[in-house]
Context: one part of a larger RNA
RNA sequence: UUGGGCCUAAAGCGUCCGUAGCCGGGUGGGUAAGUCCCUGUGGAAAUCCUCAGGCUCAACCUGAGGAAGUGCGGGGAUACUGCCCACCUAGGGGCCGGGAGACGCGGAGGGUACUCCAGGGGUAGCGGUGAAAUGCUGUAAUCCCUGGGGGACCACCAGUGGCGAAGGCGCUCCGCGAGAACGGGCCCGACGGUGAGGGACGAAAGCCAGGGGAGCGAACGGGAUUAGAUACCCCGGUAGUCCUGGCCGUAAACGCUGCCCGCUAGGUGUUGCACGCUCUACGGGGGCGUGCAGUGCCGAAGCGAAGGUGAUAAGCGGGCCGCCUGGGAAGUACGCUCGCAAGAGUGAAACUU
Repeated sequence: UUGGGCCUAAAGCGUCCGUAGCCGGGUGGGUAAGUCCCUGUGGAAAUCCUCAGGCUCAACCUGAGGAAGUGCGGGGAUACUGCCCACCUAGGGGCCGGGAGACGCGGAGGGUACUCCAGGGGUAGCGGUGAAAUGCUGUAAUCCCUGGGGGACCACCAGUGGCGAAGGCGCUCCGCGAGAACGGGCCCGACGGUGAGGGACGAAAGCCAGGGGAGCGAACGGGAUUAGAUACCCCGGUAGUCCUGGCCGUAAACGCUGCCCGCUAGGUGUUGCACGCUCUACGGGGGCGUGCAGUGCCGAAGCGAAGGUGAUAAGCGGGCCGCCUGGGAAGUACGCUCGCAAGAGUGAAACUU
């Protein structure tokens, strides 16, 4: 429990696709289901309302009229909604054009650092810290040079920059695949929006099988610190981090702000495209302006409890979905579904305050 809300107080599903449902552009015609009007019938009485009457008044009672009640039938109206037919192009989709991009997958190639090994040089320390120690080192370390192996990563460029639905994506080249913006306005002709269920994707960690393992590094061992030190610091170090295949399905999955559409002052950066003007050492070049799309900052009105927000709205409206209802107990218990497990999803109550 509503005529309220969901950035920060409780509350936007992690994201997208999509079934049912709900909602739906313009014109003409038809129909008349919704809708509206008239009418018939039904709507027991009591109760309720109005008027009148009876108990001395009233409560109460009686009478007349009305209302409540929404159903069924008949006749009519046609603005709106629905349904049917025809047409339209502003929504949406397709096509064409030249561009942008760390968008995805696969393949090939490369680079610095690191580490290990071998050889050469070289000798007494190195390493580490606040200071130390554990540790490494005479079987020659650290350091320098040469060669070889290995795994991970991709400095600078790099930007409040770009791409992606989100998670996320950054060395180079090639192949395959996908999406968006801009421009043309050629084609289709409302084909659209949202989306309960459902499906797909989904960081890190974790799990299963096989591989790989340089660096880093939960756990663990040791050294310090300390009253203690199951930590912070130091020396090591297993899982893991990496690859292939399969699970898991979570997050401060955040813009803590669901998606779509329309409307409502500006200023200033920046990215992509188009157009105009201008400069040009003419090159997909530079400058200025305009439009569209994206991405930032500032800000009018408005909104807001304030912080703030402000055409990327949290303003003004419309459509659809999800969610909230004091704190704790508790995202727990139980049941069910899913999972190899870890656990995930759904999700209370007693009691307490």